[in-house]
Context: one part of a larger RNA
RNA sequence: CGUGGAAUCUUGAAGGAUCCCUUCUCUAGUACGAGAGGACCGAGAAGGACGAAGCUCUCGUGUACCGGUUGAAUCACCAGAUUCAUCGCCGGGUAGCGAUCUUCGGUUCGGAUAACCGCUGAAAGCAUCUAAGCGGGAAGCCGUUCCUAAGAUUAGGAUUCAUAGACUCCCGGAAGACGACCGGGUUGAUAGGCCAUAAGUAGAAGUGCAGUGAUGCAUGAAGCUGAGUGGUACUAAUAAGUCAUAUGG
Numbered sequence: 001c002g003u004g005g006a007a008u009c010u011u012g013a014a015g016g017a018u019c020c021c022u023u024c025u026c027u028a029g030u031a032c033g034a035g036a037g038g039a040c041c042g043a044g045a046a047g048g049a050c051g052a053a054g055c056u057c058u059c060g061u062g063u064a065c066c067g068g069u070u071g072a073a074u075c076a077c078c079a080g081a082u083u084c085a086u087c088g089c090c091g092g093g094u095a096g097c098g099a100u101c102u103u104c105g106g107u108u109c110g111g112a113u114a115a116c117c118g119c120u121g122a123a124a125g126c127a128u129c130u131a132a133g134c135g136g137g138a139a140g141c142c143g144u145u146c147c148u149a150a151g152a153u154u155a156g157g158a159u160u161c162a163u164a165g166a167c168u169c170c171c172g173g174a175a176g177a178c179g180a181c182c183g184g185g186u187u188g189a190u191a192g193g194c195c196a197u198a199a200g201u202a203g204a205a206g207u208g209c210a211g212u213g214a215u216g217c218a219u220g221a222a223g224c225u226g227a228g229u230g231g232u233a234c235u236a237a238u239a240a241g242u243c244a245u246a247u248g249g
Base pairs, nucleotide, nucleotide: 001151005161006160007159008158009157010156014148015147016146017145020048021047022046023045024044025043026042032037050105051104052103053102054101058099059098060097061096065092066091067090068089069088070085071084072083073082074081075080109143110142111141116136117135118134119133165243166242167241168240169185170184171183172182173181190236191235192234193232194231195230196229197228199225200224201223206219207218208217209216210215
């Protein structure tokens, strides 16, 4: 830019992905074989690698969470804190992210075939799978499964609307390099704050008591807390603008 308005939902031409392997058990120590050995067919159970999705469990990370602790400095000192030292070092750890973790996948069925196996059958009174004709037959091929997909210019279809709709701008996002995508914009829970809670840490400060003291106990599952969850308009999404449409002129 097109698909002669818009939104939502779709069909699928075409393209792509997948297609794997192993072991064990039963059938059965059966068929077969002198024995040694040892099946087809069929049924079931595990596993490997690979792939997709996910974070309930496990493990890791988690430099904006909690605690312990060394040295120094500062807050006059004590107490209590803060800063620096690889996040000073160490013990844990929410969300998110990840794999070593969890769940799932390769199936099946149909069609046409390869090698090969056949039926009927002449040329060639026989024989012959082939010359006419008709079957079977593979992890392979075409479908079946999954994904993209109407620039498929052959530009498809359905529904609804038509002062419809889209965008700028703003608040944001498990979306993201930027565009894009998704949610929200007061007729509002979109983000922050606040409240509650989950979860983490591990028992705050102050005070009292015990002890000469280091320290311990009580108050008290305390205090503190990033991303989770549920609420709540306190703060910020104000106000406004642009394009487009009236199918034609």
Molecule: large-subunit ribosomal RNA, domain VI
Organism: uncultured bacterium